The RNA shown here (transfer RNA) has 84 nucleotides and comes from a Patescibacteria group bacterium. The prediction has a mean pLDDT of 80. The sequence was found in a public genome assembly. Its Rfam family is "tRNA". About the family: Transfer RNA (tRNA) molecules are approximately 80 nucleotides in length. It is annotated as a transfer RNA.
Order: sequence, then C1' cells, then structure tokens
RNA sequence: GGGCAGGUGGCGAAAUUGGCAGACGCAUACGGUUCAGGGCCGUACGGGAGCAAUCCCUUGAGGGUUCAAAUCCCUCCCUGCCCA
Repeated sequence: GGGCAGGUGGCGAAAUUGGCAGACGCAUACGGUUCAGGGCCGUACGGGAGCAAUCCCUUGAGGGUUCAAAUCCCUCCCUGCCCA
C1' cells in the first nucleotide's frame, strides 16, 4: 500500500425488512436474609433541564439520503486478521 471484519452505558453484549436505542448478563449503590462474610432475594443504575409530570441529547468523528438511520451511502480516525 491492497482486501476483509469490527467500534453501541463502567465491562461483555442484543437490537439485521430502516420504525420504543441499550434487551440480557457482569460490575456498582442501597436494603433484606446471616453472628459475620460469601451466596441468594428486592430496588436502582448513560448525560442534561425541571419541584414534578415531562422534555432534550447520546451507537468512533463529520457529512448525506429518508417522515424516520446503530442499521443505507460518502470521507476520515481507531482496533484485529489476511495479502503484498
């Protein structure tokens, strides 16, 4: 240099006909159980505004298509594999 795969909350990982973003699990916080710890059970868990109801933003970065984009198109960045 060329080809292919991938980048989504703190971590892993779903959403594939373009239609509620973050299911599910781990971790964490608080509570229960226990003499205690572990385990187990319950609740919460991206950011911002608001007393609240609710609203806005968020899928590596920027742009495009569309009523609507994590998903399709373009450019770039990063990671892995293969070829040279």